[in-house]
RNA sequence: UACCUAAAAAGCCAAACCCGCUGCGAAGCGGGGACGGAAAGCUUCGGAUCUUGUUAUGACUGAAUUUUAUUCAGCCGAGGCAAGAUGGCCGGGUUGCCUGU
Numbered sequence: 001u002a003c004c005u006a007a008a009a010a011g012c013c014a015a016a017c018c019c020g021c022u023g024c025g026a027a028g029c030g031g032g033g034a035c036g037g038a039a040a041g042c043u044u045c046g047g048a049u050c051u052u053g054u055u056a057u058g059a060c061u062g063a064a065u066u067u068u069a070u071u072c073a074g075c076c077g078a079g080g081c082a083a084g085a086u087g088g089c090c091g092g093g094u095u096g097c098c099u100g101u
Base pairs, nucleotide, nucleotide: 002101003100012037013036017032018031019030020029021028022027035088041094042093043092045091046090047089048086049085050084051083052082053081054080055079058076060074061073062072063071064070065069
């Protein structure tokens, strides 16, 4: 320097849940608590999932005009777009401890 390794040792992190705070929300922070983790350290570069907003089209309801269609309003779902969240969703990048080769 590179690779391997939860076998050993020293340690490290902290799921769900509870309490408090922040946020429209996904979620985050602090305390408690351990499901688990060899990067469960950091980083949104790629994908994925989630949240908020917006919107073409489509369905439904009501009203008006008209002649079986048009316009307006409300509402539902999903697709697109934008902004965010998740690093303990996966991949990439990057940094690091011990043992062994």
c-di-GMP-I riboswitch aptamer from a Deltaproteobacteria bacterium, 101 nucleotides, folded computationally.
Lineage of the source: Bacteria > Pseudomonadati > Myxococcota > Myxococcia.
The sequence was found by an Rfam model in a public genome assembly.
Of the family's consensus pairs, 95% are formed in the model.
The prediction has a mean pLDDT of 78.